[in-house]
A computed fold for a 65-nucleotide RNA from a Candidatus Brockarchaeota archaeon, annotated as Fluoride riboswitch aptamer (crcB RNA motif). It was read from a public genome assembly, where an Rfam model found it. The prediction has a mean pLDDT of 77. The organism belongs to Candidatus Brockarchaeota, within Archaea. Rfam family: Fluoride riboswitch aptamer (crcB RNA motif). Its family is annotated with response to fluoride and positive regulation of gene expression in the Gene Ontology.
RNA sequence: UGAUGGCUAGGAGAUGGGGCUCUCCUCUAACCGCCUCAGACGAGGCUGAUGGCUCCUACCAUAUU
Numbered sequence: 001u002g003a004u005g006g007c008u009a010g011g012a013g014a015u016g017g018g019g020c021u022c023u024c025c026u027c028u029a030a031c032c033g034c035c036u037c038a039g040a041c042g043a044g045g046c047u048g049a050u051g052g053c054u055c056c057u058a059c060c061a062u063a064u065u
Stems, first nucleotide, its partner, number of pairs: 009026005016056006033046005
């Protein structure tokens, strides 16, 4: 100096929080949705509060009181 392994800690997974769980990353990173038009800039449109499950909150739709 490089590689590998172990221990410890932190962060991320398109809109909030809690629990459980999975994956990824080590600050040079993980991550930052999709569709149409367009050479690009840009313009228009669509789904979802989850990476997954569940609960709460917010929003939306329908029905009842």